[in-house]
Molecule: transfer RNA
Organism: Vulcanimicrobiota bacterium
RNA sequence: GCUGUCGUAGCUUAGCGGUAAAGCACCGCCUUGGUAAGGCGGAGACCAUGGGUUCGAUCCCCAUCGACAGCU
Numbered sequence: 001g002c003u004g005u006c007g008u009a010g011c012u013u014a015g016c017g018g019u020a021a022a023g024c025a026c027c028g029c030c031u032u033g034g035u036a037a038g039g040c041g042g043a044g045a046c047c048a049u050g051g052g053u054u055c056g057a058u059c060c061c062c063a064u065c066g067a068c069a070g071c072u
Base pairs, nucleotide, nucleotide: 001071002070003069004068005067006066007065010024011023012022013021018055026042027041028040029039030038048064049063050062051061052060
C1' cells in the first nucleotide's frame, strides 16, 4: 500500500427497511435472625463518525476513524 471481517447498555452478545432485545453487572422491594442463592419490579445504548438512497435506515450504498486477520 491492497483485501476481508467487525464497531449496538458498564461487560458479553442478539436484532430479514417500520420507535432496539437478552444474560451478567447496577438500583429498589419480597424472602432470611443476618448473608448468599431465589422471586418481583426498575434505570441504563438517538446503534463508531459524516454523507447518500428511501415515505421511513442499527439494517442498503460511499467516505473517514478505530480493532483484528490476510496478502505484498